The RNA shown here (transfer RNA) has 72 nucleotides and comes from a Clostridia bacterium. The sequence was found in a public genome assembly. Its Rfam family is "tRNA". By type it is a transfer RNA. Lineage of the source: Bacteria > Bacillati > Bacillota > Clostridia.
RNA sequence: GCCCUUAUAGUCUAGAGGUUAGGACACGACCCUCUCACGGUUGAGACCGGGGUUCGAUUCCCCGUAGGGGUA
Numbered sequence: 001g002c003c004c005u006u007a008u009a010g011u012c013u014a015g016a017g018g019u020u021a022g023g024a025c026a027c028g029a030c031c032c033u034c035u036c037a038c039g040g041u042u043g044a045g046a047c048c049g050g051g052g053u054u055c056g057a058u059u060c061c062c063c064g065u066a067g068g069g070g071u072a
Stems, first nucleotide, its partner, number of pairs: 001071007010025004018055001027043005048064005
């Protein structure tokens, strides 16, 4: 250089064009406890950037950025 692949909360991950973007851990509040831990209830928090297709894009396409793999 070329080819393939991945990018969703602090972390890991589901989501195969339309319904409030779901779950786990972590975090906040409350309950429980003499206190902490455990446990219970509840809450906040995310679609890498730009463009395109479409009535509608996290999802499909292109370019870029970043990570991973392959190749002379």